[in-house]
Record summary: Transfer RNA from a marine eukaryotic metagenome, 68 nucleotides, folded computationally. The sequence is in RNAcentral, with records from MGnify. Rfam family: tRNA. Rfam classes the family as a transfer RNA. Rfam's curators write: Transfer RNA (tRNA) molecules are approximately 80 nucleotides in length.

RNA sequence: CGAGGUAGCUCAGUUGGUAGAGCAACGCUCUCGUAAAGCGUAGGUCGGCGGUUCGAGUCCGCUCCUCG
Numbered sequence: 001c002g003a004g005g006u007a008g009c010u011c012a013g014u015u016g017g018u019a020g021a022g023c024a025a026c027g028c029u030c031u032c033g034u035a036a037a038g039c040g041u042a043g044g045u046c047g048g049c050g051g052u053u054c055g056a057g058u059c060c061g062c063u064c065c066u067c068g
Base pairs, nucleotide, nucleotide: 001068002067003066004065005064008023009022010021011020017054025041026040027039028038029037047063048062049061050060051059
């Protein structure tokens, strides 16, 4: 100097508008039972602190961590 940090894990989030998917977990259906499959539930103060704004994951500053 460049890239990145968002759910337990891997990641999305396209001009700023109250955060999602897949897998995993749990419950239900199905089955003699298990797996698979289908349906549902829970789970995140978006690395931290400030600023701008009616409103910030998104813009600005500082800072911590990872990779090159």